Predicted 3D model of a 547-nucleotide part of an RNA (small-subunit ribosomal RNA, 5' domain) from an Opitutales bacterium.
The RNAcentral record of the full RNA draws on SILVA.
The prediction has a mean pLDDT of 82.

[in-house]
Context: one part of a larger RNA
RNA sequence: GAGUGAACGCUAGCGGCGUGGUUCAGACAUGCAAGUCGAGCGAGAACUCCUGACGGGUAACCUGAGGGAGGGACAGCGGCGAACGGGUGCGUAACACGUGAGCAACCUGCCCUUGAGUGGGGAAUAGCCCGCCGAAAGGUGGAGUAAUACCUCAUAUGGCAUCAUCCCGCAUGGGAUGGAGGCUAAAGCUAGGGAUCCUUCGGGACCUGGCGCUUAAGGAGGGGCUCGCGGCCUAUCAGCUUGUUGGUGAGGUAACGGCCCACCAAGGCUAAGACGGGUAGCUGGUCUGAGAGGAUGAUCAGCCACACUGGAACUUAGACACGGUCCAGACACCUACGGGUGGCAGCAGUUUCGAAUCAUUCACAAUGGGCGAAAGCCUGAUGGUGCGACGCCGCGUGGGGGAUGAAGGUCUUCGGAUUGUAAACCCCUGUCACCAGGGACUAAACUCUGUGCGUUAAUAGCGUAUAGACUGAAUUAACCUGGAGAGGAAGCAGUGGCUAACUCCGUGCCAGCAGCCGCGGUAAUACGGAGACUGCGAGCGUUACUC
Repeated sequence: GAGUGAACGCUAGCGGCGUGGUUCAGACAUGCAAGUCGAGCGAGAACUCCUGACGGGUAACCUGAGGGAGGGACAGCGGCGAACGGGUGCGUAACACGUGAGCAACCUGCCCUUGAGUGGGGAAUAGCCCGCCGAAAGGUGGAGUAAUACCUCAUAUGGCAUCAUCCCGCAUGGGAUGGAGGCUAAAGCUAGGGAUCCUUCGGGACCUGGCGCUUAAGGAGGGGCUCGCGGCCUAUCAGCUUGUUGGUGAGGUAACGGCCCACCAAGGCUAAGACGGGUAGCUGGUCUGAGAGGAUGAUCAGCCACACUGGAACUUAGACACGGUCCAGACACCUACGGGUGGCAGCAGUUUCGAAUCAUUCACAAUGGGCGAAAGCCUGAUGGUGCGACGCCGCGUGGGGGAUGAAGGUCUUCGGAUUGUAAACCCCUGUCACCAGGGACUAAACUCUGUGCGUUAAUAGCGUAUAGACUGAAUUAACCUGGAGAGGAAGCAGUGGCUAACUCCGUGCCAGCAGCCGCGGUAAUACGGAGACUGCGAGCGUUACUC
């Protein structure tokens, strides 16, 4: 000199863009943060409409059992999602990360392309209902019911293993073709149609379209595994290792492998630092520096690890799973003392700690995600607003004129000098803030409607082109116009040298200053005050840390 996720002191007008628990991976009240699908399934409350028995009434009508239609709440079965998104940096010195290769040793839901198929049958179970136990959480018995839930039979374009031939190769092998027997699938829903058939007159069969389902091949994207190289300190850590190193076989995995196991051999690593100890998430980057290098890893982005602590598996295409399960532990809460419940390192917020770090805010309008055919629902992701000079940037606090160089202050050699064109005064301007009125961009997509074309038996559905329409949290904000009036807006540090800027008074080695040198003991430009001056300016200084 530059820098910071800073803090502290004094001060403080506005805006834009960023940024904000660096310490206790301490403990957490409360609310929200992952649901969705009725076009998979059965059942179905409130409510609405229609009809309407008995009864009352002279009638109109009242009451309204029962029936039908619509309607879909709270739950339940089932599907997909919940493994993403969001947080944190404890652990980890490791194939964790970065980079470059490899898998003839692998997996892959949704998505894209292509081929083939989607036939028949069966047994349950939840919800509901009837009981029982329990304070609750919850548990249990009975009866009965549905499915795109479950089981089974058939079929197999195919696929799997086995065999043969050919080609190829980096050992094990890979690819193609062919053969026999074996094993291996499935689920329906919906919109429209009306020629034919059936019908309990509701509809069904049937046809077309859409969404699904099964199987196989390929792709995309994602993941798993292996290897070379690279990046901390310590030798006051010098030897380490027995599943250890290798082989054979068996097991296990999606897959290779001591991954696991039996047997056999006795190996393997190490001064180019093994083993041990300490510290630490890694990187793109960031800061500094002319560079080389040094320091660092907040925000943003990629990867990894973790989810009260430790362990384990289940489900799944995918987890050994933050808002899932089980076991153990600590802690906290409820209890009828028998037993239960919980996990903010999600967003806000509380408490503790600390020099120190924000709202228990608005909205799904946009972008993105989950589900759904769609409408749509959900989304503390995200988009906004709020708070903090925490940072960077921009603007303002007025401009021009104005000498009798006013008053006051300070100094004085008492003549004057200085503050100082500074003020007053005159003429202007109107940024920002304030008041009033107007008021967009974002916005053309999804969707809907009309029309044209294609597909089609079709005016359905789908695709495509074109025209129009709906939808805004921020938001009465930006921006524009007008109004008023210099009015509301300047401080902080320094002045002995380094280092820009000097005098007076007070004090008298006292009180104090100080980054270094050093000042102060009666004339202190160094302490304290005043005036003047210097530097920077909505900031200025100090402290800490890095280069």